[in-house]
RNA sequence: CGGAGUGUAGCUCAGCCUGGUAGAGUGCUAGCUUCGGGAGCUAGAGGCCCAGGGUUCGAAUCCCUGCACUCCGACCA
Numbered sequence: 001c002g003g004a005g006u007g008u009a010g011c012u013c014a015g016c017c018u019g020g021u022a023g024a025g026u027g028c029u030a031g032c033u034u035c036g037g038g039a040g041c042u043a044g045a046g047g048c049c050c051a052g053g054g055u056u057c058g059a060a061u062c063c064c065u066g067c068a069c070u071c072c073g074a075c076c077a
Base pairs, nucleotide, nucleotide: 001073002072003071004070005069006068007067010026011025012024013023020057028044029043030042031041032040050066051065052064053063054062
């Protein structure tokens, strides 16, 4: 430099194709349970969906640009 992929809750990831009030597991908090711990059950908090712009009545989702990371190739050595 070229190509491809990824970016959503603290963490690991769905949802995107086919636009319509953002989810799961785990972790965290509280309660129940236990002598206590662990396990289990119930409830709760937690994300302006990488950034900017566009399309649309409406964008995590479609389009454009950029940023970060990963992989492959090229270049250099």

The RNA shown here (transfer RNA) has 77 nucleotides and comes from an Alphaproteobacteria bacterium.
The organism belongs to Alphaproteobacteria, within Bacteria.
Its mean pLDDT, the model's own confidence on a scale to 100, is 84.
Its Rfam family is "tRNA". The family's RNA type in Rfam is transfer RNA.